[in-house]
Molecule: transfer RNA
Organism: Kalinella pachyderma
RNA sequence: GCGGGUUUAGUUCAGCGGUAGAACGCUAUCCUUCCAAGUUAGACGUCGCAGGUUCGAAUCCUGUAACCCGCU
Repeated sequence: GCGGGUUUAGUUCAGCGGUAGAACGCUAUCCUUCCAAGUUAGACGUCGCAGGUUCGAAUCCUGUAACCCGCU
């Protein structure tokens, strides 16, 4: 230098162009003599970044950053 993959909640990951989700974790409540487990509720996200297409983009297109793999 070339090609490919990944980037979404605190963590691990889903997400067919139409309200961004699950599990675990965190906070509070209930339960319990207490703890753990369990119940109920809540707080959490500029979807890596910048543009473009579209009525509408996490999703499609372009550029770019970080990390990983391969080629040279």